RNA sequence: GGUGCCGUAGCUCAGCCGGUUAGAGCAAGCGACUCAUAAUCGCCAGGUCGUGGGUUCGAGUCCCACCGGCACCA
Numbered sequence: 001g002g003u004g005c006c007g008u009a010g011c012u013c014a015g016c017c018g019g020u021u022a023g024a025g026c027a028a029g030c031g032a033c034u035c036a037u038a039a040u041c042g043c044c045a046g047g048u049c050g051u052g053g054g055u056u057c058g059a060g061u062c063c064c065a066c067c068g069g070c071a072c073c074a
Base pairs, nucleotide, nucleotide: 001073002072003071004070005069006068007067010026011025012024013023019057029043030042031041032040050066051065052064053063054062
């Protein structure tokens, strides 16, 4: 330098063929339980969907460029 894949909550990941509200588990916070801790149970919060454009009535999802990571090739 070229090709391919990936980037969604603090972490690990879902999200079907565009369809209107973006989710789960764990972690964090609060509470219950307990003599106490852990475990368990309940509640709550947490998101520029990598960035910028484009297409569309509508984009996490499609297209383009760029940024970052990984793999392969040279």

The RNA shown here (transfer RNA) has 74 nucleotides and comes from a Gemmatimonadota bacterium. Rfam family: tRNA. By type it is a transfer RNA. Gene Ontology term of the family: triplet codon-amino acid adaptor activity. The sequence was found in a public genome assembly.